Two RNAs folded together computationally: RNase P RNA and transfer RNA, 440 nucleotides in total. The coordinates come from a structure-prediction model, not an experiment, and the mean pLDDT is 76. It holds a member of the Rfam family "Bacterial RNase P class A". The family's RNA type in Rfam is ribozyme. Rfam describes the family as follows. Ribonuclease P (RNase P) is a ubiquitous endoribonuclease, found in archaea, bacteria and eukarya as well as chloroplasts and mitochondria.
RNA sequence: GUUUGAGAGUGGGCGGUUGCUGCUAUUAAAAGAAGAGGAAAGUCCGGGCUCCACGAGGAGAGGAUGUCAGUUAACGACUGGCGAGAAAUCUCAGGGAAAGUGCCGCAGAAAAAAUACCGCCAACAUGUCUGUUGGUAAGGGUGAAAUGGCGAGGCAAAAGCUCACCGUGCUUUUGGCAACGAAAGCAGCAGGGCAAACCCCAUCCGGAGCAAGAUCGAAUAGGAGCAUUUAGGCGUAUGCCUCUGCGGCUCUUCGCGCAGAAAAUGCUCGGGUUGAUCGCUUGAGGCCUAUAGUGAUGUAGGUCCUAGAGGAAUAACCGCCGCUGCGUCAGCAGUACAGAACCCGGCUUACAGCUCUCGACCGAGC
RNA sequence: GGCCGGGUGGCAGAGUGGUUAUGCAGAGGACUGCAAAUCCUUGGACGUCGGUUCGAUUCCGGUCCCGGCCUCCA
Numbered sequence: 001g002u003u004u005g006a007g008a009g010u011g012g013g014c015g016g017u018u019g020c021u022g023c024u025a026u027u028a029a030a031a032g033a034a035g036a037g038g039a040a041a042g043u044c045c046g047g048g049c050u051c052c053a054c055g056a057g058g059a060g061a062g063g064a065u066g067u068c069a070g071u072u073a074a075c076g077a078c079u080g081g082c083g084a085g086a087a088a089u090c091u092c093a094g095g096g097a098a099a100g101u102g103c104c105g106c107a108g109a110a111a112a113a114a115u116a117c118c119g120c121c122a123a124c125a126u127g128u129c130u131g132u133u134g135g136u137a138a139g140g141g142u143g144a145a146a147u148g149g150c151g152a153g154g155c156a157a158a159a160g161c162u163c164a165c166c167g168u169g170c171u172u173u174u175g176g177c178a179a180c181g182a183a184a185g186c187a188g189c190a191g192g193g194c195a196a197a198c199c200c201c202a203u204c205c206g207g208a209g210c211a212a213g214a215u216c217g218a219a220u221a222g223g224a225g226c227a228u229u230u231a232g233g234c235g236u237a238u239g240c241c242u243c244u245g246c247g248g249c250u251c252u253u254c255g256c257g258c259a260g261a262a263a264a265u266g267c268u269c270g271g272g273u274u275g276a277u278c279g280c281u282u283g284a285g286g287c288c289u290a291u292a293g294u295g296a297u298g299u300a301g302g303u304c305c306u307a308g309a310g311g312a313a314u315a316a317c318c319g320c321c322g323c324u325g326c327g328u329c330a331g332c333a334g335u336a337c338a339g340a341a342c343c344c345g346g347c348u349u350a351c352a353g354c355u356c357u358c359g360a361c362c363g364a365g366c
Numbered sequence: 367g368g369c370c371g372g373g374u375g376g377c378a379g380a381g382u383g384g385u386u387a388u389g390c391a392g393a394g395g396a397c398u399g400c401a402a403a404u405c406c407u408u409g410g411a412c413g414u415c416g417g418u419u420c421g422a423u424u425c426c427g428g429u430c431c432c433g434g435c436c437u438c439c440a
Base pairs, nucleotide, nucleotide: 001362003360004359005358006357007356008355009354010353012321013320014319015318016317017316018315020035021034023032024031037337041348042347044346045345046344047343048342049209050208051207052206055254056253057252058251059250060249062205063204064203065202066201067081068080069079070078071077082094083092084091085090086089095200096199100198101197102194103193104192117140118139119136120135121134122133123132124131125130148166149165151163152162153161167189168187169186170185171184172183173182174181175180213278214277215276216275223269224268225267226266227265228264229263231242232241233240234239243260244259245258246257247256271439272438285304286303287302288301289300290299291298292297322335323334324333325332326331367436368435369434370433371432372431373430376390377389378388384420392408393407394406395405396404413429414428415427416426417425
């Protein structure tokens, strides 16, 4: 220098004119200061907040996660290890397949607990092509997958049948908080795969969502239908006890609240309204410095306040500059993805151009 | 804004690990004087991108598109 891998940052700047939104201040006008993002998106996880009377316990259903240690308000996120697989570096939903059930189409002898199609070997029969019986699983063949691999011994031929090495399992020692690693010994080998199939084990999870919810106001037919409840006892009593129904997954025990007839609860239909205020933005907040830690992150100090709506505002135009492309060197065209709606922490997805850091390959020079 | 459901030929619609049925429509043929009806034959599909698996429409995740529901009062 070229081509690339991984990560991080940035996401046009300045000025003018005219507008919009809410706020401050004011008698009103004029005025002042503020006004989209790293993803505001998808709504995929986790929380805060609000309501459901989330009262306490147990069981069930359903869902989620799954190596170890740590971080965090919490998480399925993040950090650092371990292991496995490809090698700059990256990827991994990475518990259990001898708890049980299920599936493995076609092909193949055989697809999980049994077997032999072609072979090899032995015996017998035979006019010798071959046949029968037995042994075997080395080789061939099928398949995604075939019952440890490879070499030697051994044998009629073979085979963990025996032996060395590798692999696997168990035991002991040792390093490590742990996952796990290393070494030694023992065992002839112990039955494949799928759990993003049911399932088992361990851990965790109540439900709904700001259109949650609270206050005020206006209006209407203070309505209709269906289902359930139509209870018992004591007492002078509006009270007490039992029973029944309802109370945001189901059942159950205790307990709480409401109701038990001029009624209540649930469902369905009908009627009215389309208002105001709060919730609402100061927060697990941002920035800087120091410090502990490999790191995620924590602690301490300083400093800053920066959209809050009606689902609608956050803009338009002009000038100069920057960047990219084209060019007849006058200029022309373009300038990413994309727009807050209760708020945070993550993840995922989209993103032109530019900048920075750490690497790999190749070439050249010293 | 929030919460759910779905995507299979041109249309409708089943299938849920092992070659995606079926009906209508389309094309060709038969029958007919010509058509209709009928009969025979035939083409064409799992929204998209990854993962698990020997194998994915199906199981899991991302993404795109479509549809539905949700105000308050008595």